[in-house]
Context: one part of a larger RNA
Molecule: small-subunit ribosomal RNA, 3' major domain
Organism: metagenome
RNA sequence: UGACGGGGGCCUGCACAAGCGGUGGAGUAUGUGGCUCAAUUCGAUCCACGCGAAGAACCUUACCUGGCCUUGACAUGCACAUAGUAGAAGGGUGAAAGCCUGACGAGGUAGCAAUACCAGUGUGCACAGGUGCUGCAUGGCUGUCGUCAGCUCGUGUCGUGAGACGUUGGGUUAAGUCCCGCAACGAGCGCAACCCCUGUGUCCAGUUGCCACUUGGUCGAGAGACCGAAGCACUUUGGACAGACUGCCUCGCUAUAACGGGGAGGAAGGUGGGGAUGACGUCAAGUCAGUAUGGCCCUUACGGCCAGGGCUGCACACGUACUACAAUGCCCGGCACAAAGGGAAGCAAGACCGCGAGGUGGAGCAAAUCCCAAAAAACCGGGCCCAGUUCAGAUUGAAGGCUGCAACUCGCCUUCAUGAAGCUGGAAUCGCUAGUAAUGGCGCAUCAGCUACGGCGCCGUGAAUACGUUCCCAGGCCUUGUACA
Numbered sequence: 001u002g003a004c005g006g007g008g009g010c011c012u013g014c015a016c017a018a019g020c021g022g023u024g025g026a027g028u029a030u031g032u033g034g035c036u037c038a039a040u041u042c043g044a045u046c047c048a049c050g051c052g053a054a055g056a057a058c059c060u061u062a063c064c065u066g067g068c069c070u071u072g073a074c075a076u077g078c079a080c081a082u083a084g085u086a087g088a089a090g091g092g093u094g095a096a097a098g099c100c101u102g103a104c105g106a107g108g109u110a111g112c113a114a115u116a117c118c119a120g121u122g123u124g125c126a127c128a129g130g131u132g133c134u135g136c137a138u139g140g141c142u143g144u145c146g147u148c149a150g151c152u153c154g155u156g157u158c159g160u161g162a163g164a165c166g167u168u169g170g171g172u173u174a175a176g177u178c179c180c181g182c183a184a185c186g187a188g189c190g191c192a193a194c195c196c197c198u199g200u201g202u203c204c205a206g207u208u209g210c211c212a213c214u215u216g217g218u219c220g221a222g223a224g225a226c227c228g229a230a231g232c233a234c235u236u237u238g239g240a241c242a243g244a245c246u247g248c249c250u251c252g253c254u255a256u257a258a259c260g261g262g263g264a265g266g267a268a269g270g271u272g273g274g275g276a277u278g279a280c281g282u283c284a285a286g287u288c289a290g291u292a293u294g295g296c297c298c299u300u301a302c303g304g305c306c307a308g309g310g311c312u313g314c315a316c317a318c319g320u321a322c323u324a325c326a327a328u329g330c331c332c333g334g335c336a337c338a339a340a341g342g343g344a345a346g347c348a349a350g351a352c353c354g355c356g357a358g359g360u361g362g363a364g365c366a367a368a369u370c371c372c373a374a375a376a377a378a379c380c381g382g383g384c385c386c387a388g389u390u391c392a393g394a395u396u397g398a399a400g401g402c403u404g405c406a407a408c409u410c411g412c413c414u415u416c417a418u419g420a421a422g423c424u425g426g427a428a429u430c431g432c433u434a435g436u437a438a439u440g441g442c443g444c445a446u447c448a449g450c451u452a453c454g455g456c457g458c459c460g461u462g463a464a465u466a467c468g469u470u471c472c473c474a475g476g477c478c479u480u481g482u483a484c485a
Stems, first nucleotide, its partner, number of pairs: 001485002003482003007479007015469002019432005026323008034314002042052002063309007072127001076126007087104001090101004107118004129298002132296003138292001140287003143283001145281001150189006156165003169180003195275004200242007209232002214229006245269001248263005325425001329384006341372003346365002351360003391422001396417007438461007
């Protein structure tokens, strides 16, 4: 100087407390450990475990078994050979790959031509190739402490020196934020601001958007509905600007400071809400399997091709989720109100067929125009009457549908039948402070299809509680002890 302390002081954080909802019990989905296996490819351990994987039937695929290839699936160079050459309908064998054969049958550049060169093929040599090892040889990227408020430097001063001061102190803040003081004076990386979305208004602009006023037509007894014209008021879209700064008032404070409390005005008030943004460093943290890369290793194989299998195995254990155990519920019928997205080898309307999954067909749409598209919870009416039930839906049987060369291992969906466990979950443990939790649906990426209940977004409905900082956990500053570095 650090680190550590079941030392002290001050402070912060959904850390505790106060609340709400879960996990731990059940069934299933998914990942992991273990076991098994010819193989169940590999990595990841507070910071792994719905993670790499935003799509394992083949492919992917790296694993296993078997069949095959050896200058190789791919690149560059050298030498030699090469016109019935390159290519190739077809045939044989085979699971395919491969191997054997093969009618027919070329090309480019230079040159008048001979010919030379190229392309292609073969042989040979350099080499290719390796998801083989080492993340403890590395780059790059990432996690974590932590969006915590810290980490340093120049000059100067002090100290023999390591080093200290500055950065400590008094206040204050979300903040090393700001003020005051001070052997310090300044500065840098961080904080904040500048960036994006969202909340209010003004101006500009109206098509594919909008429909208040005016108007034409159709239907209707009427109210009104629909279509069109005119219009850009409104809604909305998207560009520019305005707006918030403790600016104003007041009170408080050890002060006239910084700041704190209250108020006015305002759509918004003290960082308005959310995002992006992650200092010096720590963990020889993670990744050689994303790519790159040193070294080592393999070279008729640890390279390459193919078929089939495996990654989906199942006495068991753990993590993360979904669905429930019901009446604030379930079932049936009716009836509203979104946002954000996607669409051409695509999205697909109306119509018809089917109980349904779906099928036939194809209007429209490269989309503010058309389609996906039905929002669901909510609300209205009816049924159920506390039961393993009109709860719950696992499992199994049967019949079908779709994608795809192919659904046996091993896909998803529908209908009928079947109707398991489960009556709120031990010790323990997690999330969340507001448009949040909880709850309801919708979309997208990946993708032929899909094991998505996952991930990333969107909107609807919409709470409770915080006395407080004694305690648990993590962290910051000062101080103290130390046989630790």